[in-house]
Background:
This is a predicted structure of a 73-nucleotide RNA (transfer RNA) from Asanoa ferruginea. The prediction has a mean pLDDT of 80. Lineage of the source: Bacteria > Actinomycetota > Actinomycetes > Micromonosporales > Asanoa. Rfam family: tRNA. RNAcentral holds the sequence, with entries from ENA.
RNA sequence: GCGGUAGUAGCUCAUCAGGUAGAGCGGCACACCUCCAAUGUGCAGGCGCGCGGUUCGAGUCCGCGCUACCGCU
Repeated sequence: GCGGUAGUAGCUCAUCAGGUAGAGCGGCACACCUCCAAUGUGCAGGCGCGCGGUUCGAGUCCGCGCUACCGCU
RNA backbone atom coordinates (compact mmCIF):
# COMPACT_ATOMS: atom_id res chain seq x y z
P G A 1 -0.74 3.70 3.59
O5' G A 1 -0.87 2.76 2.31
C5' G A 1 -0.68 3.33 1.00
C4' G A 1 -0.69 2.23 0.00
C3' G A 1 -1.93 1.36 0.00
O3' G A 1 -2.97 1.91 -0.77
C1' G A 1 0.00 0.00 0.00
P C A 2 -4.46 1.55 -0.49
O5' C A 2 -4.59 0.02 -0.93
C5' C A 2 -4.49 -0.33 -2.31
C4' C A 2 -4.69 -1.83 -2.47
C3' C A 2 -5.91 -2.41 -1.79
O3' C A 2 -7.09 -2.22 -2.57
C1' C A 2 -4.05 -3.75 -1.29
P G A 3 -8.51 -2.18 -1.84
O5' G A 3 -8.75 -3.68 -1.38
C5' G A 3 -8.90 -4.71 -2.35
C4' G A 3 -8.99 -6.05 -1.66
C3' G A 3 -10.03 -6.19 -0.58
O3' G A 3 -11.34 -6.38 -1.09
C1' G A 3 -8.02 -7.14 0.16
P G A 4 -12.58 -5.94 -0.19
O5' G A 4 -12.61 -7.05 0.95
C5' G A 4 -12.79 -8.44 0.63
C4' G A 4 -12.65 -9.29 1.88
C3' G A 4 -13.55 -8.91 3.05
O3' G A 4 -14.86 -9.44 2.90
C1' G A 4 -11.36 -9.26 3.84
P U A 5 -16.08 -8.69 3.60
O5' U A 5 -15.88 -9.04 5.13
C5' U A 5 -15.99 -10.39 5.60
C4' U A 5 -15.67 -10.47 7.07
C3' U A 5 -16.44 -9.53 7.97
O3' U A 5 -17.74 -10.01 8.28
C1' U A 5 -14.16 -9.43 8.54
P A A 6 -18.89 -8.96 8.59
O5' A A 6 -18.48 -8.37 10.01
C5' A A 6 -18.51 -9.18 11.17
C4' A A 6 -17.88 -8.46 12.35
C3' A A 6 -18.53 -7.14 12.75
O3' A A 6 -19.65 -7.35 13.59
C1' A A 6 -16.19 -6.86 12.67
P G A 7 -20.83 -6.24 13.60
O5' G A 7 -20.15 -5.02 14.38
C5' G A 7 -19.93 -5.06 15.80
C4' G A 7 -19.30 -3.75 16.22
C3' G A 7 -20.20 -2.53 15.99
O3' G A 7 -20.96 -2.11 17.12
C1' G A 7 -17.99 -2.16 15.16
P U A 8 -20.84 -2.72 18.62
O5' U A 8 -22.33 -2.38 19.03
C5' U A 8 -22.90 -1.17 18.59
C4' U A 8 -24.38 -1.27 18.63
C3' U A 8 -24.93 -1.98 19.88
O3' U A 8 -24.99 -1.09 20.98
C1' U A 8 -25.97 -2.84 17.97
P A A 9 -24.32 -1.57 22.28
O5' A A 9 -25.51 -1.49 23.32
C5' A A 9 -25.81 -0.29 24.05
C4' A A 9 -26.69 -0.63 25.23
C3' A A 9 -26.00 -1.36 26.36
O3' A A 9 -25.74 -0.47 27.43
C1' A A 9 -28.18 -2.21 25.89
P G A 10 -24.54 0.43 27.48
O5' G A 10 -23.73 -0.30 28.64
C5' G A 10 -22.54 0.33 29.19
C4' G A 10 -21.87 -0.68 30.09
C3' G A 10 -21.51 -1.98 29.38
O3' G A 10 -20.23 -1.89 28.78
C1' G A 10 -22.73 -2.45 31.37
P C A 11 -19.98 -2.54 27.36
O5' C A 11 -19.85 -4.09 27.70
C5' C A 11 -18.73 -4.58 28.43
C4' C A 11 -18.86 -6.10 28.62
C3' C A 11 -19.09 -6.88 27.33
O3' C A 11 -17.88 -7.18 26.66
C1' C A 11 -20.67 -7.56 28.96
P U A 12 -17.90 -7.46 25.07
O5' U A 12 -18.72 -8.82 24.97
C5' U A 12 -18.18 -10.04 25.48
C4' U A 12 -19.07 -11.20 25.11
C3' U A 12 -19.51 -11.25 23.66
O3' U A 12 -18.51 -11.83 22.83
C1' U A 12 -21.38 -11.61 25.06
P C A 13 -18.57 -11.60 21.23
O5' C A 13 -19.95 -12.28 20.88
C5' C A 13 -20.79 -11.74 19.88
C4' C A 13 -22.15 -12.34 19.98
C3' C A 13 -23.07 -12.06 18.81
O3' C A 13 -22.81 -12.98 17.77
C1' C A 13 -24.24 -11.67 20.83
P A A 14 -23.45 -12.70 16.32
O5' A A 14 -24.99 -13.04 16.62
C5' A A 14 -25.96 -12.51 15.78
C4' A A 14 -27.33 -12.95 16.26
C3' A A 14 -28.44 -12.48 15.35
O3' A A 14 -28.61 -13.39 14.28
C1' A A 14 -28.98 -11.93 17.58
P U A 15 -28.57 -12.83 12.79
O5' U A 15 -29.80 -11.83 12.78
C5' U A 15 -31.10 -12.26 13.19
C4' U A 15 -32.00 -11.06 13.37
C3' U A 15 -32.02 -10.08 12.21
O3' U A 15 -32.96 -10.52 11.24
C1' U A 15 -31.81 -8.90 14.24
P C A 16 -32.59 -10.30 9.69
O5' C A 16 -31.86 -11.71 9.35
C5' C A 16 -31.98 -12.13 7.99
C4' C A 16 -31.02 -11.35 7.12
C3' C A 16 -30.87 -11.87 5.70
O3' C A 16 -31.87 -11.35 4.87
C1' C A 16 -28.74 -11.45 6.66
P A A 17 -32.91 -12.41 4.17
O5' A A 17 -33.63 -11.49 3.07
C5' A A 17 -32.90 -10.76 2.09
C4' A A 17 -33.87 -10.01 1.20
C3' A A 17 -34.47 -8.77 1.83
O3' A A 17 -33.64 -7.66 1.57
C1' A A 17 -36.21 -10.14 0.95
P G A 18 -34.10 -6.24 1.86
O5' G A 18 -34.71 -6.42 3.33
C5' G A 18 -34.15 -5.94 4.51
C4' G A 18 -34.54 -4.54 4.92
C3' G A 18 -36.01 -4.25 5.24
O3' G A 18 -36.18 -4.47 6.64
C1' G A 18 -34.96 -2.46 4.05
P G A 19 -37.55 -5.03 7.25
O5' G A 19 -38.39 -3.75 7.66
C5' G A 19 -37.91 -2.81 8.61
C4' G A 19 -38.97 -1.75 8.74
C3' G A 19 -40.22 -2.22 9.48
O3' G A 19 -40.19 -1.54 10.73
C1' G A 19 -40.71 -1.10 7.40
P U A 20 -41.08 -2.10 11.95
O5' U A 20 -40.48 -1.00 12.96
C5' U A 20 -39.18 -0.45 12.72
C4' U A 20 -39.06 0.89 13.41
C3' U A 20 -39.24 0.86 14.92
O3' U A 20 -38.05 0.40 15.56
C1' U A 20 -40.27 2.80 13.95
P A A 21 -38.16 0.28 17.18
O5' A A 21 -37.30 -1.03 17.45
C5' A A 21 -37.65 -2.27 16.85
C4' A A 21 -36.60 -3.29 17.15
C3' A A 21 -36.46 -3.63 18.64
O3' A A 21 -37.34 -4.68 18.94
C1' A A 21 -34.32 -3.25 17.68
P G A 22 -38.14 -4.64 20.35
O5' G A 22 -37.98 -6.13 20.86
C5' G A 22 -37.13 -6.45 21.92
C4' G A 22 -36.44 -7.76 21.64
C3' G A 22 -35.65 -8.33 22.80
O3' G A 22 -36.52 -9.05 23.67
C1' G A 22 -34.32 -8.41 20.87
P A A 23 -36.05 -9.32 25.19
O5' A A 23 -35.01 -10.52 25.05
C5' A A 23 -35.43 -11.78 24.55
C4' A A 23 -34.25 -12.74 24.47
C3' A A 23 -33.44 -12.88 25.74
O3' A A 23 -34.04 -13.80 26.63
C1' A A 23 -31.97 -12.58 23.91
P G A 24 -33.78 -13.65 28.18
O5' G A 24 -32.30 -14.16 28.39
C5' G A 24 -31.95 -15.53 28.15
C4' G A 24 -30.45 -15.72 28.28
C3' G A 24 -29.83 -15.14 29.53
O3' G A 24 -29.96 -16.03 30.64
C1' G A 24 -28.58 -14.47 27.67
P C A 25 -30.19 -15.43 32.09
O5' C A 25 -28.80 -14.74 32.42
C5' C A 25 -27.62 -15.54 32.57
C4' C A 25 -26.38 -14.67 32.64
C3' C A 25 -26.39 -13.58 33.70
O3' C A 25 -26.07 -14.05 34.99
C1' C A 25 -25.61 -12.69 31.66
P G A 26 -26.77 -13.38 36.25
O5' G A 26 -26.26 -11.86 36.19
C5' G A 26 -24.89 -11.55 36.46
C4' G A 26 -24.63 -10.08 36.19
C3' G A 26 -25.48 -9.10 36.98
O3' G A 26 -25.01 -8.90 38.30
C1' G A 26 -25.42 -8.44 34.73
P G A 27 -26.09 -8.61 39.46
O5' G A 27 -26.68 -7.19 39.02
C5' G A 27 -25.86 -6.03 39.05
C4' G A 27 -26.70 -4.80 38.81
C3' G A 27 -27.94 -4.66 39.69
O3' G A 27 -27.61 -4.12 40.97
C1' G A 27 -28.53 -4.22 37.45
P C A 28 -28.48 -4.56 42.23
O5' C A 28 -29.89 -3.87 42.00
C5' C A 28 -30.01 -2.45 42.00
C4' C A 28 -31.44 -2.04 41.71
C3' C A 28 -32.51 -2.74 42.54
O3' C A 28 -32.66 -2.16 43.83
C1' C A 28 -33.14 -2.76 40.27
P A A 29 -33.27 -3.09 45.00
O5' A A 29 -34.82 -3.26 44.62
C5' A A 29 -35.67 -2.12 44.62
C4' A A 29 -37.07 -2.55 44.18
C3' A A 29 -37.66 -3.73 44.94
O3' A A 29 -38.23 -3.33 46.19
C1' A A 29 -37.99 -4.02 42.63
P C A 30 -38.32 -4.41 47.38
O5' C A 30 -39.45 -5.41 46.90
C5' C A 30 -40.79 -4.96 46.75
C4' C A 30 -41.63 -6.00 46.05
C3' C A 30 -41.67 -7.37 46.71
O3' C A 30 -42.57 -7.43 47.81
C1' C A 30 -41.32 -7.63 44.40
P A A 31 -42.39 -8.53 48.97
O5' A A 31 -42.70 -9.90 48.23
C5' A A 31 -44.01 -10.18 47.74
C4' A A 31 -44.05 -11.55 47.10
C3' A A 31 -43.53 -12.70 47.95
O3' A A 31 -44.51 -13.16 48.85
C1' A A 31 -42.63 -12.86 45.76
P C A 32 -44.07 -13.68 50.30
O5' C A 32 -43.22 -14.99 50.00
C5' C A 32 -43.86 -16.14 49.43
C4' C A 32 -42.83 -17.19 49.09
C3' C A 32 -41.88 -17.55 50.21
O3' C A 32 -42.45 -18.52 51.07
C1' C A 32 -40.65 -17.19 48.24
P C A 33 -42.44 -18.30 52.61
O5' C A 33 -40.91 -18.50 52.99
C5' C A 33 -40.29 -19.78 52.83
C4' C A 33 -38.80 -19.67 53.08
C3' C A 33 -38.41 -19.00 54.40
O3' C A 33 -38.48 -19.93 55.49
C1' C A 33 -37.11 -18.12 52.65
P U A 34 -39.20 -19.44 56.87
O5' U A 34 -38.24 -18.28 57.39
C5' U A 34 -38.73 -17.33 58.35
C4' U A 34 -37.56 -16.66 59.02
C3' U A 34 -36.51 -16.11 58.06
O3' U A 34 -36.86 -14.81 57.63
C1' U A 34 -35.45 -17.39 59.76
P C A 35 -36.60 -14.43 56.11
O5' C A 35 -35.03 -14.24 56.07
C5' C A 35 -34.39 -13.13 56.70
C4' C A 35 -32.89 -13.26 56.59
C3' C A 35 -32.36 -13.44 55.18
O3' C A 35 -32.24 -12.21 54.50
C1' C A 35 -31.31 -14.99 56.62
P C A 36 -32.44 -12.20 52.89
O5' C A 36 -31.14 -12.96 52.38
C5' C A 36 -29.87 -12.35 52.52
C4' C A 36 -28.78 -13.33 52.10
C3' C A 36 -28.88 -13.88 50.69
O3' C A 36 -28.38 -12.99 49.72
C1' C A 36 -28.38 -15.64 52.19
P A A 37 -29.03 -12.99 48.26
O5' A A 37 -28.63 -14.44 47.72
C5' A A 37 -27.27 -14.74 47.42
C4' A A 37 -27.12 -16.22 47.11
C3' A A 37 -27.92 -16.73 45.93
O3' A A 37 -27.26 -16.50 44.70
C1' A A 37 -28.24 -18.18 47.77
P A A 38 -28.16 -16.18 43.38
O5' A A 38 -29.00 -17.51 43.16
C5' A A 38 -28.33 -18.73 42.81
C4' A A 38 -29.30 -19.89 42.86
C3' A A 38 -30.56 -19.73 42.02
O3' A A 38 -30.33 -20.10 40.66
C1' A A 38 -31.18 -20.40 44.17
P U A 39 -31.13 -19.34 39.50
O5' U A 39 -32.68 -19.62 39.79
C5' U A 39 -33.19 -20.96 39.73
C4' U A 39 -34.63 -20.99 40.14
C3' U A 39 -35.53 -19.99 39.45
O3' U A 39 -35.94 -20.44 38.17
C1' U A 39 -35.95 -19.91 41.76
P G A 40 -36.28 -19.36 37.05
O5' G A 40 -37.66 -18.75 37.54
C5' G A 40 -38.83 -19.57 37.62
C4' G A 40 -39.99 -18.75 38.16
C3' G A 40 -40.23 -17.42 37.47
O3' G A 40 -40.99 -17.58 36.27
C1' G A 40 -40.28 -17.10 39.80
P U A 41 -40.84 -16.51 35.12
O5' U A 41 -41.55 -15.21 35.70
C5' U A 41 -42.95 -15.21 35.96
C4' U A 41 -43.38 -13.89 36.55
C3' U A 41 -42.92 -12.65 35.80
O3' U A 41 -43.74 -12.35 34.70
C1' U A 41 -42.51 -12.36 38.11
P G A 42 -43.12 -11.56 33.45
O5' G A 42 -42.92 -10.09 34.01
C5' G A 42 -44.05 -9.30 34.36
C4' G A 42 -43.61 -8.09 35.15
C3' G A 42 -42.70 -7.11 34.42
O3' G A 42 -43.39 -6.24 33.55
C1' G A 42 -41.90 -7.48 36.60
P C A 43 -42.63 -5.54 32.37
O5' C A 43 -41.66 -4.51 33.10
C5' C A 43 -42.21 -3.44 33.86
C4' C A 43 -41.10 -2.63 34.51
C3' C A 43 -40.06 -2.06 33.56
O3' C A 43 -40.50 -0.86 32.94
C1' C A 43 -38.97 -3.05 35.41
P A A 44 -39.88 -0.43 31.54
O5' A A 44 -38.45 0.14 31.95
C5' A A 44 -38.36 1.24 32.83
C4' A A 44 -36.92 1.45 33.25
C3' A A 44 -35.95 1.62 32.09
O3' A A 44 -35.92 2.96 31.66
C1' A A 44 -35.07 0.07 33.65
P G A 45 -35.72 3.25 30.12
O5' G A 45 -34.24 2.75 29.86
C5' G A 45 -33.13 3.37 30.56
C4' G A 45 -31.89 2.57 30.31
C3' G A 45 -31.59 2.32 28.84
O3' G A 45 -30.91 3.43 28.26
C1' G A 45 -31.33 0.32 30.06
P G A 46 -31.58 4.16 27.02
O5' G A 46 -30.72 3.61 25.79
C5' G A 46 -29.29 3.69 25.82
C4' G A 46 -28.73 3.06 24.59
C3' G A 46 -29.25 3.59 23.26
O3' G A 46 -28.55 4.77 22.90
C1' G A 46 -29.14 1.24 23.18
P C A 47 -29.47 6.02 22.35
O5' C A 47 -29.88 5.55 20.89
C5' C A 47 -28.94 4.90 20.06
C4' C A 47 -29.52 4.71 18.69
C3' C A 47 -29.65 5.99 17.88
O3' C A 47 -28.37 6.33 17.32
C1' C A 47 -31.64 4.66 17.72
P G A 48 -27.92 6.06 15.83
O5' G A 48 -27.06 4.71 15.79
C5' G A 48 -26.22 4.31 16.88
C4' G A 48 -26.10 2.79 16.83
C3' G A 48 -25.48 2.25 15.53
O3' G A 48 -24.13 1.98 15.84
C1' G A 48 -27.42 1.01 16.26
P C A 49 -23.16 1.33 14.82
O5' C A 49 -21.83 2.15 15.19
C5' C A 49 -21.54 2.48 16.53
C4' C A 49 -20.45 3.54 16.54
C3' C A 49 -20.71 4.73 15.63
O3' C A 49 -21.53 5.70 16.25
C1' C A 49 -18.55 3.92 15.24
P G A 50 -22.49 6.61 15.31
O5' G A 50 -21.43 7.56 14.59
C5' G A 50 -20.69 8.51 15.35
C4' G A 50 -19.92 9.40 14.41
C3' G A 50 -20.71 10.00 13.28
O3' G A 50 -21.43 11.15 13.68
C1' G A 50 -18.70 9.12 12.44
P C A 51 -22.83 11.53 12.89
O5' C A 51 -22.32 12.03 11.48
C5' C A 51 -21.40 13.11 11.39
C4' C A 51 -20.98 13.32 9.94
C3' C A 51 -22.13 13.33 8.95
O3' C A 51 -22.76 14.59 8.91
C1' C A 51 -20.40 11.96 8.13
P G A 52 -24.21 14.72 8.17
O5' G A 52 -23.77 14.62 6.64
C5' G A 52 -24.71 14.24 5.68
C4' G A 52 -24.00 13.86 4.39
C3' G A 52 -24.88 13.20 3.37
O3' G A 52 -25.61 14.15 2.61
C1' G A 52 -22.95 11.90 3.64
P G A 53 -27.19 13.88 2.35
O5' G A 53 -27.14 12.74 1.23
C5' G A 53 -26.35 12.94 0.05
C4' G A 53 -26.30 11.66 -0.74
C3' G A 53 -27.64 11.00 -1.03
O3' G A 53 -28.30 11.62 -2.12
C1' G A 53 -26.07 9.38 -0.35
P U A 54 -29.92 11.51 -2.18
O5' U A 54 -30.20 9.97 -2.47
C5' U A 54 -29.79 9.38 -3.69
C4' U A 54 -30.19 7.93 -3.73
C3' U A 54 -31.65 7.66 -3.41
O3' U A 54 -32.46 7.86 -4.56
C1' U A 54 -30.29 6.16 -2.21
P U A 55 -33.82 8.68 -4.44
O5' U A 55 -34.75 7.79 -3.51
C5' U A 55 -35.15 6.48 -3.94
C4' U A 55 -35.80 5.73 -2.81
C3' U A 55 -36.89 6.50 -2.06
O3' U A 55 -38.13 6.49 -2.76
C1' U A 55 -35.47 5.40 -0.53
P C A 56 -39.00 7.86 -2.82
O5' C A 56 -39.55 8.01 -1.35
C5' C A 56 -40.17 9.23 -0.91
C4' C A 56 -40.81 9.00 0.45
C3' C A 56 -39.91 8.33 1.46
O3' C A 56 -39.09 9.28 2.14
C1' C A 56 -41.98 7.20 1.40
P G A 57 -37.57 8.93 2.39
O5' G A 57 -37.64 7.75 3.45
C5' G A 57 -38.13 8.00 4.80
C4' G A 57 -38.28 6.70 5.54
C3' G A 57 -37.02 5.87 5.68
O3' G A 57 -36.25 6.31 6.79
C1' G A 57 -38.83 4.50 5.00
P A A 58 -34.68 6.24 6.64
O5' A A 58 -34.38 4.68 6.71
C5' A A 58 -34.48 3.93 7.94
C4' A A 58 -33.32 2.99 8.08
C3' A A 58 -32.00 3.70 8.21
O3' A A 58 -31.58 3.94 9.56
C1' A A 58 -31.88 2.01 6.50
P G A 59 -31.89 2.82 10.81
O5' G A 59 -30.65 1.83 10.74
C5' G A 59 -29.41 2.21 11.35
C4' G A 59 -28.51 0.99 11.48
C3' G A 59 -28.32 0.19 10.21
O3' G A 59 -27.25 0.71 9.45
C1' G A 59 -28.85 -1.27 12.00
P U A 60 -27.39 0.72 7.85
O5' U A 60 -27.87 -0.75 7.50
C5' U A 60 -26.95 -1.87 7.41
C4' U A 60 -27.72 -3.10 6.95
C3' U A 60 -28.40 -2.88 5.61
O3' U A 60 -27.66 -3.40 4.50
C1' U A 60 -29.91 -3.80 7.23
P C A 61 -26.31 -4.01 4.35
O5' C A 61 -26.07 -3.83 2.77
C5' C A 61 -27.04 -4.27 1.84
C4' C A 61 -27.19 -3.24 0.73
C3' C A 61 -26.02 -2.29 0.52
O3' C A 61 -24.99 -2.91 -0.25
C1' C A 61 -28.02 -1.05 0.48
P C A 62 -23.44 -2.48 -0.02
O5' C A 62 -23.36 -1.04 -0.70
C5' C A 62 -23.55 -0.88 -2.09
C4' C A 62 -23.32 0.56 -2.48
C3' C A 62 -22.08 1.22 -1.89
O3' C A 62 -20.91 0.89 -2.63
C1' C A 62 -23.92 2.66 -1.60
P G A 63 -19.52 0.95 -1.92
O5' G A 63 -19.26 2.50 -1.75
C5' G A 63 -19.14 3.35 -2.90
C4' G A 63 -18.88 4.76 -2.47
C3' G A 63 -17.74 4.96 -1.48
O3' G A 63 -16.47 4.94 -2.11
C1' G A 63 -19.61 6.22 -0.80
P C A 64 -15.20 4.48 -1.27
O5' C A 64 -14.95 5.71 -0.31
C5' C A 64 -14.74 7.01 -0.87
C4' C A 64 -14.64 8.02 0.25
C3' C A 64 -13.72 7.64 1.38
O3' C A 64 -12.36 7.90 1.08
C1' C A 64 -15.76 8.45 2.26
P G A 65 -11.24 7.20 2.01
O5' G A 65 -11.34 8.05 3.33
C5' G A 65 -10.90 7.51 4.55
C4' G A 65 -11.46 8.32 5.69
C3' G A 65 -11.14 7.71 7.05
O3' G A 65 -9.84 8.11 7.48
C1' G A 65 -13.44 8.21 6.92
P C A 66 -8.87 7.00 8.04
O5' C A 66 -9.46 6.77 9.50
C5' C A 66 -9.66 7.86 10.38
C4' C A 66 -10.35 7.39 11.65
C3' C A 66 -9.83 6.09 12.22
O3' C A 66 -8.64 6.29 12.98
C1' C A 66 -12.18 6.03 12.16
P U A 67 -7.56 5.13 13.05
O5' U A 67 -8.26 4.04 13.97
C5' U A 67 -8.58 4.35 15.32
C4' U A 67 -9.34 3.20 15.96
C3' U A 67 -8.72 1.82 15.78
O3' U A 67 -7.66 1.58 16.68
C1' U A 67 -11.03 1.70 15.33
P A A 68 -6.50 0.54 16.27
O5' A A 68 -7.21 -0.87 16.42
C5' A A 68 -7.64 -1.32 17.70
C4' A A 68 -8.36 -2.66 17.56
C3' A A 68 -7.61 -3.72 16.77
O3' A A 68 -6.64 -4.38 17.54
C1' A A 68 -9.86 -3.63 16.05
P C A 69 -5.38 -5.02 16.81
O5' C A 69 -5.94 -6.31 16.08
C5' C A 69 -6.50 -7.38 16.83
C4' C A 69 -7.21 -8.36 15.92
C3' C A 69 -6.39 -8.93 14.78
O3' C A 69 -5.52 -9.98 15.18
C1' C A 69 -8.50 -8.27 13.98
P C A 70 -4.24 -10.33 14.33
O5' C A 70 -4.83 -10.95 12.97
C5' C A 70 -5.51 -12.20 13.00
C4' C A 70 -5.98 -12.57 11.61
C3' C A 70 -4.92 -12.54 10.51
O3' C A 70 -4.10 -13.68 10.51
C1' C A 70 -6.89 -11.48 9.74
P G A 71 -2.62 -13.56 9.90
O5' G A 71 -2.86 -13.43 8.32
C5' G A 71 -3.42 -14.52 7.61
C4' G A 71 -3.73 -14.10 6.18
C3' G A 71 -2.57 -13.58 5.35
O3' G A 71 -1.77 -14.62 4.82
C1' G A 71 -4.43 -12.17 5.05
P C A 72 -0.26 -14.33 4.41
O5' C A 72 -0.37 -13.39 3.14
C5' C A 72 -0.93 -13.88 1.91
C4' C A 72 -0.97 -12.78 0.88
C3' C A 72 0.38 -12.12 0.60
O3' C A 72 1.20 -12.86 -0.29
C1' C A 72 -1.30 -10.46 0.85
P U A 73 2.78 -12.71 -0.22
O5' U A 73 3.02 -11.24 -0.76
C5' U A 73 2.72 -10.90 -2.12
C4' U A 73 2.97 -9.44 -2.36
C3' U A 73 4.35 -8.91 -1.98
O3' U A 73 5.33 -9.18 -2.98
C1' U A 73 2.69 -7.44 -1.17